Context: one part of a larger RNA
Molecule: small-subunit ribosomal RNA, 3' major domain
Organism: metagenome
RNA sequence: UGACGGGGGCCCGCACAAGCGGUGGAGCAUGUGGUUUAAUUCGACGCAACGCGCAGAACCUUACCCAGACUUGACAUCUUGAGAAUCCUUUAGAGAUAGAGGAGUGCCUUCGGGAGCUCAAAGACAGGUGCUGCAUGGCUGUCGUCAGCUCGUGUCGUGAGAUGUUUGGUUAAGUCCAGCAACGAGCGCAACCCUUGUCUUCAGUUGCCAGCAUUUUGGAUGGGAACUCUGAAGAGACUGCCCCGGUUAACGGGGAGGAAGGUGGGGAUGACGUCAAGUCCUCAUGGCCCUUAUGUCUGGGGCUACACACGUGCUACAAUGGUAUGUACAGAGGGCAGCAAGCCAGCGAUGGCAAGCGAAUCCCUAAAGCAUAUCCCAGUCCGGAUUGGAGUCUGCAACUCGACUCCAUGAAGUUGGAAUCGCUAGUAAUCGCGGAUCAGCAUGCCGCGGUGAAUACGUUCCCGGGCCUUGUACA
Numbered sequence: 001u002g003a004c005g006g007g008g009g010c011c012c013g014c015a016c017a018a019g020c021g022g023u024g025g026a027g028c029a030u031g032u033g034g035u036u037u038a039a040u041u042c043g044a045c046g047c048a049a050c051g052c053g054c055a056g057a058a059c060c061u062u063a064c065c066c067a068g069a070c071u072u073g074a075c076a077u078c079u080u081g082a083g084a085a086u087c088c089u090u091u092a093g094a095g096a097u098a099g100a101g102g103a104g105u106g107c108c109u110u111c112g113g114g115a116g117c118u119c120a121a122a123g124a125c126a127g128g129u130g131c132u133g134c135a136u137g138g139c140u141g142u143c144g145u146c147a148g149c150u151c152g153u154g155u156c157g158u159g160a161g162a163u164g165u166u167u168g169g170u171u172a173a174g175u176c177c178a179g180c181a182a183c184g185a186g187c188g189c190a191a192c193c194c195u196u197g198u199c200u201u202c203a204g205u206u207g208c209c210a211g212c213a214u215u216u217u218g219g220a221u222g223g224g225a226a227c228u229c230u231g232a233a234g235a236g237a238c239u240g241c242c243c244c245g246g247u248u249a250a251c252g253g254g255g256a257g258g259a260a261g262g263u264g265g266g267g268a269u270g271a272c273g274u275c276a277a278g279u280c281c282u283c284a285u286g287g288c289c290c291u292u293a294u295g296u297c298u299g300g301g302g303c304u305a306c307a308c309a310c311g312u313g314c315u316a317c318a319a320u321g322g323u324a325u326g327u328a329c330a331g332a333g334g335g336c337a338g339c340a341a342g343c344c345a346g347c348g349a350u351g352g353c354a355a356g357c358g359a360a361u362c363c364c365u366a367a368a369g370c371a372u373a374u375c376c377c378a379g380u381c382c383g384g385a386u387u388g389g390a391g392u393c394u395g396c397a398a399c400u401c402g403a404c405u406c407c408a409u410g411a412a413g414u415u416g417g418a419a420u421c422g423c424u425a426g427u428a429a430u431c432g433c434g435g436a437u438c439a440g441c442a443u444g445c446c447g448c449g450g451u452g453a454a455u456a457c458g459u460u461c462c463c464g465g466g467c468c469u470u471g472u473a474c475a
Stems, first nucleotide, its partner, number of pairs: 001475002003472003007469007015459002019423005026315008034306002042053002064301007073125001077124002079121005086103007107114002127290002130288003136284002138279003141275001143273001148187006154163003167178003193267004198235007208224002212222003238261001241255005317416001321375007333364003338357002342353004382413001387408007429451007
C1' cells in the first nucleotide's frame, strides 16, 4: 500500500421487511448429469453451465458409429499433354462410382495462340470441427451502469509511498458547495443520440371525414385540409417562479402554472481492472500432430436410448371456473418459389377454383372481455397424459424420428415438505398476436399490444456493494 475480520461508523440495492404471483408435489416439453450404446459428436459446471452454443438433428445439417469407396484429392495456385463446353439415353450398384451409346463443335485472334471449362500425368502442395483458450488476436460473460480508477507539477517522507481523492454538508453520482499543501487535468458520472408523453408549422396519398351534396349506407362518390394519422422541422422542463429550511452556498421540503417537475418513462451507452472466467467447433493465428488418413465422397444408423437425479418451462388440479350460442375493441410485424379475400367440398386438419396485393391501397388479423343459457362441487360437462383406429399436409423419403385433424380411450393431479425465485406501476399477474430460424416442425427465443392490482412501518437481521477508520502472526 492492499486484502481480510462472526471490528467500528456512515450509506445504497426487490438485500431484508410489507405485499402479489410462482418453483419445489402431478403429467408433459426441453436442457444437463448418470447409465446404456457400434455411436449415443463436441463444448459450457456456484452466482456468471444446465429452453446455453442450436434463430429450429427425418436425409442434408453432422463434427459421432457401421459399411462401401477415393488418394494432387470435395476446394486454391502453378507445369505439361489431350479435348470445346455442355446436354440426352442406357447397364451394374444401396449410393458414391464405373462402363456403353448418341447429339454437339461456340467466344477472341496479329492465325502462333489466348480466355473459360473438362479429362489425364507428375510433384510442389491442398485438407484436418485433430490437440493446446494455461502460447494468442478478436469477441463475450461477470463484479456493475457499481462510482470509482488515475496522471502532471508542487509539497511531505531516507524509502515503499502519502497528499490531491481526506474533512463538514449534499447528491442517483469523485454530483455539487464550503474548507484544506495543494493547484490543475484525464478515463468514468451527467449531457449530447434513439424512443415515448404535449403543442405549433409544413405536407395530404394508399391514410382521415367536421360541415355540404349524392348514396348501392361501404369514406363508396363528388368534395374538404378541419380532426385522426403519417414524417420532417421546431417549441417545451431550466429548481425558471413563490414560500420555508440551510452557511448568504450546494441542496432539501412544500406550492403555483403546466401535457409533463425536479434524472418525466424506457433504451443504447459498461472507466482502470478482476476471475490464467468462456470461446483454437464463427473467424484469425503460434507450436505440436495426421498425410492411401485424424483428409474426402456415399448409403444406413446415431445425436431422439432410459432403473434414475437436477435445472428451466408448459398444462392443470376448477365455479373469479368449464361448455354452448351471439357480439365488441389492438399494436407491432410479415408477404411473389409469397400473403391469400371470396365461393365450393369436407365434422375437421385441409383440398379445388380463384379476385386482390411487391402493399399506409390487398391479405395474414385477436383473445381475455360483454350478453344469454347450462353444469351444482363430483376425480365431475374439472383435467388432459396415454393408447387404439381413421386421416390431412410438407417433403426423394415421416419405420427408427415430423406437425396437425377426427372418432374412441380417458392416467396422475383436490394448491404441493424442507427449501427457494421474480416483481415497486401501466410494473406484477393475466390474455391473445407477430417475427426470426424454417420445405415441414416452438410450451423456447425476440418483440407487440389488451385487461390491470397489492404493498413499502422501516434498515435490527440475511446477501451483495461504496466511503472512512481500526486490528492483523496474510501478500